Context: one part of a larger RNA
RNA sequence: CUGGGCGUAAAGCGUGUGUAGGCGGCUCCGCAAGUCCGGUGUGAAAUCUCCCGGCUUAACCGGGAGGGUGCGCCGGAAACUGCGGGGCUGGAGGGCGGGAGAGGAGAGCGGAAUUCCCGGUGUAGCGGUGAAAUGCGUAGAUAUCGGGAGGAACGCCGGUGGUGAAGACGGCUCUCUGGACCGCACCUGACGCUGAGACACGAAAGCGUGGGGAGCAAACAGGAUUAGAUACCCUGGUAGUCCACGCCCUAAACGAUGCACACUUGGCGUGGGGGGUUCACUCCCUCCGUGCCGAAGCUAACGCGUUAAGUGUGCCGCCUGGGGAGUACGGCCGCAAGGCUGAAACUC
Numbered sequence: 001c002u003g004g005g006c007g008u009a010a011a012g013c014g015u016g017u018g019u020a021g022g023c024g025g026c027u028c029c030g031c032a033a034g035u036c037c038g039g040u041g042u043g044a045a046a047u048c049u050c051c052c053g054g055c056u057u058a059a060c061c062g063g064g065a066g067g068g069u070g071c072g073c074c075g076g077a078a079a080c081u082g083c084g085g086g087g088c089u090g091g092a093g094g095g096c097g098g099g100a101g102a103g104g105a106g107a108g109c110g111g112a113a114u115u116c117c118c119g120g121u122g123u124a125g126c127g128g129u130g131a132a133a134u135g136c137g138u139a140g141a142u143a144u145c146g147g148g149a150g151g152a153a154c155g156c157c158g159g160u161g162g163u164g165a166a167g168a169c170g171g172c173u174c175u176c177u178g179g180a181c182c183g184c185a186c187c188u189g190a191c192g193c194u195g196a197g198a199c200a201c202g203a204a205a206g207c208g209u210g211g212g213g214a215g216c217a218a219a220c221a222g223g224a225u226u227a228g229a230u231a232c233c234c235u236g237g238u239a240g241u242c243c244a245c246g247c248c249c250u251a252a253a254c255g256a257u258g259c260a261c262a263c264u265u266g267g268c269g270u271g272g273g274g275g276g277u278u279c280a281c282u283c284c285c286u287c288c289g290u291g292c293c294g295a296a297g298c299u300a301a302c303g304c305g306u307u308a309a310g311u312g313u314g315c316c317g318c319c320u321g322g323g324g325a326g327u328a329c330g331g332c333c334g335c336a337a338g339g340c341u342g343a344a345a346c347u348c
Stems, first nucleotide, its partner, number of pairs: 003320004007302002012316001014201004021194003025088007033081002035077008048066007091191001092188003095184004103177007110154001115149007125136002162169002206247006215241002220236004258315006266293011297304002321348003330341004
């Protein structure tokens, strides 16, 4: 000496399920593969170390002794790992009893608003902007009242709140359905953790077929602005946005922080459950979640701080100067758009 790292410097896969593999709670017995001890064999010569010697010395050479990771065999030990067997309940799962929630899918229903259509009232403007104009309006608009059609989104509640693995989820009702949490400690008895491949899910945009189309609105057209204005502003407006089914598989898919477990001062909020207490959900205790501030500690600093970026263990993924480049080539996937994998020359 036997790498160092990944919140912001390069670096956590978008998320989950899980195969192989890696890792694995308490206890007893056995075996002895790993492990350790002793013995023995081997470990050629040269090389290496020490001693002696030969060339005037050295390099070099000769002789002697030693050392030699490791490997084979024999014998032994049994703490730890492993293997076989028995037992345990704290990990994990199940049962029973509870309450919470925009978790998912389908069906039905509701009101406000925009637009359009019909009718009434009514008359010269409306609209729009920094100011205007395009546009709309005497074929009667805008405004206002009544009626109707249709699509999309669900105000207040609403939260610094909740649920979900993530993406994400918000009117109301019903049906089907997933998960988490709390209490009891009744059952199983390590059944666990992680997870290369694999499989599944995965915002928006986009694609295919069919439907739908109110509002909004890439593209596009016109009006303005301007030196120009392929923009910002205005009037219009098609894909699309919506639905069904099938693809696509990306993101500042972010906590820019992989998952699991254990341990390590506290304070103040808030959501759900349980226990105790009180005139009072009043106060206290406790479990799970979600926030803020902060001990120790960590950090280059910023900051993190029991929801760790602290202290440790297990497993996976990833990084290794900038540009070239997430490009080329090849492969796999896709209808396509493209996605995944992913260089080099050259250059600083």
Annotation: A computed fold for a 348-nucleotide part of an RNA from an Acidobacteriota bacterium, annotated as small-subunit ribosomal RNA, central domain. Rfam family: Bacterial small subunit ribosomal RNA. RNAcentral holds the full RNA, with entries from ENA. Model confidence (mean pLDDT): 91 of 100. The organism belongs to Acidobacteriota, within Bacteria.